Predicted 3D model of a 709-nucleotide part of an RNA (large-subunit ribosomal RNA, domain II) from Hordeum vulgare subsp. vulgare. Its mean pLDDT, the model's own confidence on a scale to 100, is 83. The source organism's lineage runs through Eukaryota, Embryophyta, Liliopsida, Triticodae and Hordeum vulgare.
Context: one part of a larger RNA
RNA sequence: GCCUGCGAGUUAGUGCUAUGUGGCGAGGUUAACCCGUGAGGGGAAUCCGUAGCGAAAGCGAGUCCUAAUAGGGCGAUUGAGUCGCAUGGUCUAGACCCGAAGCGAAGUGAUCUAUCCAUGGCCAGGCUGAAGCGCGGGUAAGACCGCGUGGAGGGCCGAACCCACUUGGGUUGAAAACCGAGGGGAUGAGCUGUGGAUAGGGGUGAAAGGCCAAUCAAACUUCGUGAUAGCUGGUUCUCUCCGAAAUGCAUUUCGGUGCAGCGUCAUGUGUUUCUUACCGGAGGUAGAGCUACUGGAUGGCCGAUGGGCCCUAAAAGGUUACUGACGUCAGCCAAACUCCGAAUGCCGGUAAGUGAGAGCAUGGCAGUGAGACGGCGGGGGAUAAGCUUCGUCGUCGAGAGGGAAACAACCCAGACCACCGACUAAGGCCCCUAAGCGUGUGCUAAGUGGGAAAGGAUGUGGAGUUGCAUAGACAACCAGGAGGUUGGCUUAGAAGCAGCCACCCUUGAAAGAGUGCGUAAUAGCUCACUGGUCAAGUGAUUCCGCGCCGACAAUGUAACGGGGCUCAAGCACACCGCCGAAGUCGUGGAAUUCGUAUUAUUGGUAGGCCUUCGUGGUCCAGCCGUACGGAUUGGUAGGAGAGCGUCGUGUGGCGAGUGAAGCGGCGGUGUAAACCAGCCGUGGACGCCACACGAGUGAGAAUGCAGGC
Numbered sequence: 001g002c003c004u005g006c007g008a009g010u011u012a013g014u015g016c017u018a019u020g021u022g023g024c025g026a027g028g029u030u031a032a033c034c035c036g037u038g039a040g041g042g043g044a045a046u047c048c049g050u051a052g053c054g055a056a057a058g059c060g061a062g063u064c065c066u067a068a069u070a071g072g073g074c075g076a077u078u079g080a081g082u083c084g085c086a087u088g089g090u091c092u093a094g095a096c097c098c099g100a101a102g103c104g105a106a107g108u109g110a111u112c113u114a115u116c117c118a119u120g121g122c123c124a125g126g127c128u129g130a131a132g133c134g135c136g137g138g139u140a141a142g143a144c145c146g147c148g149u150g151g152a153g154g155g156c157c158g159a160a161c162c163c164a165c166u167u168g169g170g171u172u173g174a175a176a177a178c179c180g181a182g183g184g185g186a187u188g189a190g191c192u193g194u195g196g197a198u199a200g201g202g203g204u205g206a207a208a209g210g211c212c213a214a215u216c217a218a219a220c221u222u223c224g225u226g227a228u229a230g231c232u233g234g235u236u237c238u239c240u241c242c243g244a245a246a247u248g249c250a251u252u253u254c255g256g257u258g259c260a261g262c263g264u265c266a267u268g269u270g271u272u273u274c275u276u277a278c279c280g281g282a283g284g285u286a287g288a289g290c291u292a293c294u295g296g297a298u299g300g301c302c303g304a305u306g307g308g309c310c311c312u313a314a315a316a317g318g319u320u321a322c323u324g325a326c327g328u329c330a331g332c333c334a335a336a337c338u339c340c341g342a343a344u345g346c347c348g349g350u351a352a353g354u355g356a357g358a359g360c361a362u363g364g365c366a367g368u369g370a371g372a373c374g375g376c377g378g379g380g381g382a383u384a385a386g387c388u389u390c391g392u393c394g395u396c397g398a399g400a401g402g403g404a405a406a407c408a409a410c411c412c413a414g415a416c417c418a419c420c421g422a423c424u425a426a427g428g429c430c431c432c433u434a435a436g437c438g439u440g441u442g443c444u445a446a447g448u449g450g451g452a453a454a455g456g457a458u459g460u461g462g463a464g465u466u467g468c469a470u471a472g473a474c475a476a477c478c479a480g481g482a483g484g485u486u487g488g489c490u491u492a493g494a495a496g497c498a499g500c501c502a503c504c505c506u507u508g509a510a511a512g513a514g515u516g517c518g519u520a521a522u523a524g525c526u527c528a529c530u531g532g533u534c535a536a537g538u539g540a541u542u543c544c545g546c547g548c549c550g551a552c553a554a555u556g557u558a559a560c561g562g563g564g565c566u567c568a569a570g571c572a573c574a575c576c577g578c579c580g581a582a583g584u585c586g587u588g589g590a591a592u593u594c595g596u597a598u599u600a601u602u603g604g605u606a607g608g609c610c611u612u613c614g615u616g617g618u619c620c621a622g623c624c625g626u627a628c629g630g631a632u633u634g635g636u637a638g639g640a641g642a643g644c645g646u647c648g649u650g651u652g653g654c655g656a657g658u659g660a661a662g663c664g665g666c667g668g669u670g671u672a673a674a675c676c677a678g679c680c681g682u683g684g685a686c687g688c689c690a691c692a693c694g695a696g697u698g699a700g701a702a703u704g705c706a707g708g709c
Stems, first nucleotide, its partner, number of pairs: 001709006011093003015090010027048002033042003052059002062074004096234002099231001103224006114198009123188001125157003128153001132149006161185003165182005200216001202212003237643006247260005261368002263365007272358001274353008287340001288338002294334003298330004306322001307320004371396010401412003416589004421585003427579003430563003436576001438575006449565001455549002459546010476533005482506003487501003512527001516525002590633009603624003607619004644698001646695010662682005667676003
């Protein structure tokens, strides 16, 4: 990992509550217990209801507050309960199942290990050579020196022994700590045998929270114990109807919970809902505006006040390129400004439409209370974020299908089932790939299309405005481009051309007191301007369409899905076709729901009446069923309904050694869970159907449990 089996909403209570159903009914009902083999009989205490009010005494259709006959609160002015059973929920219990780390109690452990006690054992060999002592030297005596002797040391080297520093291997190991090669200690605070001591908030610890039996920031075993778990995981058959929420308030509260909101079911009400139109309202947003306020803020005019200067004994006066109130003119800004002021939205009324899983009320049962993205309106942020936080709408969530290459949240569109039928939506129609290399007119040359800005540019197409031009323009070529004068100033110099000022006059077809290059300054080249040659257009500017540059990233083209595409298979406009979905239509079928009908004879099920008591006759509400017609049928959490299957009990009916169940095979039926006629094989003794009842009642998941492989 697979297979098989096991594996999770149970049980109790004279509990509480709702619904269904039954008994009795202003009443209902027994409990313990007693009698009885049992069925059953007894047992009225209690409890609930029939009356409330008050804290209570208490009073009572009233009562309480109060001095109150006042006022007010809660009641009455009529009325259905109660006891069983079943089901939904809830309370108390382990309470759907599994799961802690832990807490407490009583015990068991020092054969591992820590320390200690008692008693034993062990340490090859080699080296060094302390004190002391002897002798000699030496001294006044010493000290001291030398030579011997001696054999000290947590001394040195190094086996056994002990340790575990490095590295390689091992890492589902040979081993739940090992192996190889090196390494450290090795007479000591040494190592070790045997016996003994210390015990769990305790021991022991040359101290690492180490060790105390592969377990230690509190051992192990059993018990309290099914501790608790607002947490994680799991929770077993089918179909049908409806179908959420991720919000508000509060919370030692934010991944929990309570109430409300939103779902469902029942009962009641019966259009009250919703939409549109009209009428009537409230409002201060967008916008706009501001000598209409509060503030901000730019420039001009005016110029009070203050300052400076002049004058001055003082007062006064004069002046000012300073300051600049108020006023005025013009132009602006505001979420916390408003003289104004929409569109939407909201409230009410009337009318029409709709009338549908509309609205509202009461009650049973929930789930949700982590939301996500997109559009629009804002706040925060950086007018950042697949960011965050509100409002509003949509989608996903809980939504399949088609498109966007692929792609919850974008576009189209809401899947009851079947069909080898049709029409469309978004999007597409050269090939991959269903359908047009469709038609017409233009544009683009950049593979733009098929990624991007400020900015830049004789790209190119279109629409304008305007200058010059056969009295010859634009471009090119030939020629001229002069004189006063080197203008004045400045300067070392300044001569058109460093800089400042001025920018005239003359001759002329034209020629600037000079456009650029150049020189130390001149010179030189050139331009403006003019004539000629040539010959028909040539400049400036505005707007629009499509392009160009700007343009740099990491595996590999890689910024059309690909191939490939250029009067396109690109772009714009117009048009005609077609393809294209689970949309719509067609044909058949199923279920739900609504309406009508149910008769003439024909369905089932209460009740009333009659009755010859027969499976009778007759009347009739509702429901079920049936027929026809309309509508509907995506779905998580969740609510409601209807069923299938397993095991057993009761009653009735059946099968079975002429072969039950079970197992294998062939075949068939039902919308599903599932079921089965018949036959064959195996098997060898029980089994099935109907109606009720009762559950240890359904397995794929829980790092589930056990077994097998």